[in-house]
This record gives sequence, structure tokens and C1' cells, in this order.
RNA sequence: AAAGUUUGACAGACAAUCGCCGGCGGCGAGAGCCGCGGGAGGAAAGUCCGGGCUCCGCAGGGCAGGAUGCUGGAUAACGUCCAGUCGGCGCGAGCCGAAGGAUAGUGCCACAGAAAUGGACCGCCGAUGACUGCUCCCCACUUGUGGGGAGCAGAACAGGUAAGGGUGGAACCGUGGUGUAAGAGACCACGAGGAGCAGGGGUGACUCUGAUCCUGGUAAACCCCAUCCGGAGCAAGACCUAAGAGAACGCGAGCGGCGGCGCAUGCCGGCCGCAAGCCCUUGCCCGGGGCGCGUUGGGUUGGUCGCUUGAGCCGUUCAGCAAUGGGCGGCCUAGAAAGAUGAUUGUCGCUUCAGUCCGUGGGAGGACGGCUCCGGCCGUCCGCGAUGACCACUUGAAGUACAGAACCCGGCUUACGGCAAACUUUCCGG
RNA sequence: GCUGAUGUAGCUCAGCUGGUAGAGCAACGCAUUCGUAAUGCGUAGGUCGGGGGUUCGAAUCCCUUCAUCAGCACCA
Repeated sequence: AAAGUUUGACAGACAAUCGCCGGCGGCGAGAGCCGCGGGAGGAAAGUCCGGGCUCCGCAGGGCAGGAUGCUGGAUAACGUCCAGUCGGCGCGAGCCGAAGGAUAGUGCCACAGAAAUGGACCGCCGAUGACUGCUCCCCACUUGUGGGGAGCAGAACAGGUAAGGGUGGAACCGUGGUGUAAGAGACCACGAGGAGCAGGGGUGACUCUGAUCCUGGUAAACCCCAUCCGGAGCAAGACCUAAGAGAACGCGAGCGGCGGCGCAUGCCGGCCGCAAGCCCUUGCCCGGGGCGCGUUGGGUUGGUCGCUUGAGCCGUUCAGCAAUGGGCGGCCUAGAAAGAUGAUUGUCGCUUCAGUCCGUGGGAGGACGGCUCCGGCCGUCCGCGAUGACCACUUGAAGUACAGAACCCGGCUUACGGCAAACUUUCCGG
Repeated sequence: GCUGAUGUAGCUCAGCUGGUAGAGCAACGCAUUCGUAAUGCGUAGGUCGGGGGUUCGAAUCCCUUCAUCAGCACCA
């Protein structure tokens, strides 16, 4: 110098003028006026997790469902963070990991291939059983036939075989040997991976050693195991005030009561209770609670609280590797409701481009373009003891990111600007 | 602000228990007709919204992100 990795802080500054939203104080009958002081973020975003808070309610039992998934710790809690283990990526600094179980069971593995976990296409064998031929032995008699047995050979019918061929992302763990009719973890030696066991280390994940047993992949397929989970969300919810219509239509099995109508058997959802039905209890059942049900409409688009003092911020110290926690001291730092936090001007800062050699400073080589083995080389132009090439400042123009709180916090993810520090790799110079 | 759903051809939608992405309309060509429409035959057209992961393999499963759409106030 180039290319990277990690971490941290920041998010242009100042002044003037005109505005906007809260707070406090003063004046004023009121409208309002005056003064003082405050006013977005690291992501305020996405709403992806977790909590506080509020209401329903007391979340009970069973089944189903959802989330998470190495270990230890942190925390109000988490799917977050810290430290580690194992695996993967990178030359490295470092980074990434939905990282329990495939030895609980089930499913799936398209096409190709014989076969995708119980399978025979080619090939090999055909020991065994059956078949054919030949030879020998035994028995019977009708004397060349029948029956039985043994041996040899043939073909490959049954059958055996996963070594070899090729297919595939993946072929029954790999290599060599023994063995066999041919073969095969069938057996042996060495090796790979896994499981439980014993011993050593570690809180633990895990790791080292030993012998035993086992050997396809897939759980972001069903599932099993462990842990956790009541629902809704500030349009939660509480209070005040106003208006209109506790409106219309339809349905309401059955039982009881009240009321109304009728002289009366009786009739009528007009009203109440049970029941049915509906709603809530995340889904279903039990249990519990509430309410007549459905459709069509009507009115208000007001005010106050919730609302910002909080797992708060800053400094310091102690414990801890760290995340984080404890102690002490100090501080109060937006609370709007169509939604304020802005605009203009001036000066300065940063970046880029252009221009000037008038001024200041540096100054002997430099600017531009091309090629490259990245070390340099080549071409054009300017300058070379300065009448000074070139560089910086001075001048002008443009730009100055992502983005706007809405109940509040802790995280994650995404968007985005330049800066600093530490570290890594390569090259150059000393 | 809160909650939910959907992105597949030019348009409307299937496919989403993983295995070569389809239908209707539209477009284009041919036939038919004097010509047009209708009809018949054929053809082309796809980053399955973007990115990443799991898997041998992803429109489909998972994560993240973008866009669009819908619903949610009160009458005590």
C1' cells in the first nucleotide's frame, strides 16, 4: 500500500429570524398575552420472539395442539446474550451451525438400476433333490426284461449365491485372507463409524483407553423423548358527558307461572323461570359462567385517566474470563391524537468535480494513457539550479445516508452513511 | 396501532400428502368463408414475488424479506 476480519463510538456544528407540541410561573373577566425551560432513533421500521401492564376470569381434569431442542451460566423472560464442547468453512484474523433420538415404531427414497433393506438381469455354482446316458453290484423270473442300490459324466429343472458387471445422490461398512459347489461379517487380521459397559480427566456437553455388540439415507416426513405454554390485546381497560330507537322484521319444540282476550272448552313469545339454542372458557369431551336467537337498521365520531419514574440514564467501585449482578453518588430526559419536533439565511466541517497559477507553503522530478510474469516496462507532454513542472491551501459548484415515537421495556432481523482502534494475509522499502 | 390472508403464463385460477408446472380466456400460425366472427387443428409464452437453508431433488418443507388485500372503536 492493497485485500479482509472483529469491536467501538457517532449520526454534522454554531448563530439569527419565523413557526409547531407539551410543562412551569406571571398577567387577564375571558379569548389570550408574556417569561423560563424541554422536545425522535440506532434502527423509532418489520411486528418475528420474550416480558411488564390491563381485562376476561381463577385457567380444573383428559385428549388434541403449539413452541423450543449440545453443555454450563446470565436474565423478569426469551427462539436472546456470554463462556465452552462437537461438526463445517476460510491460507489466516475469524465466521457459521433448527447441533436430542434413524439401536422405539411407521412411512418415503422419482428416473435409472437385478435390487433403495429383504431384492436374482447378466454372470458364477448347481454340493443337495429331481432328469438323461454309461459302468458295476443285488433281487425276481417270462432269459432279456423289470425293480432296487452305488459310482462317473452331461444338461441346467428346482434351487443356491450380493464376490464381479453396470445404474444411481446413496448398493447392505472397507481392504486382504480363510472357507465353500460357488459365495457371503459365515470366520480371521487390520481399519472407519455407532451403541451401551468398565476405568482415567472434566460441574457438564465431551474426551482418552479397554473388551463386547452392531453397521444405507431421511425426523425443516409422521413420530418418540425432555422442557415450556389460559386467551385477548392500550381500538386493552376505567370514568364523565351528549344524542338517538331498550327500533323494525323473522324464528322461538316442550313444561310451569303471571298478564291480556273470551260466556266458556280455550287462545296469545305480551312478560318471567326451566329447557332447547347461542356466546365465553384457544379445538373436542366433562365441568364452570353468561345470554332469548338471527337479519336489517339508528346514534356518537366528544372529554379525562391509563401516559410515561422506568427490569431508567450517567459516573465510580467491587464480584465474575464474560454476559451480567451488587454498592455508592448524581440526574429527570417527548407524551402528541390526522398526529408537534420544522423552514429560511449566514459562517464553518466532510466528500466529489471543475477552475486559477493572482497570493502563501512545499518542491526535483512529475502528470496522463497503455501493457504486465504485479517486480516493473513503454509512449506522449511539462520541468530539471528554476522565468520553477507538480502537490496542498486559497476560489466556485454539487452533495451531506437510512429514516419519524403513538402504552412501555429486553432482544432478533432488515435498511443505511462516513470514522476510529486492534488483528490477519500478500507485496514493497529499511 | 392491532389481527389475519394472498402472491404461479398477458388475465382468472388449479397444482402445495416433495419427483419433468397445468386449465380456461387472451396472443400467434394454418384450415374454414367472398370477407369477418364463431368453430377446428397447432404453436409460443413461466426468475412459481426476492434471498437463504433442509434434502439426492423444493412451486410444495423451514427461516427471512418485499408487495397487495381484508377485518378490528363506542352505545355504559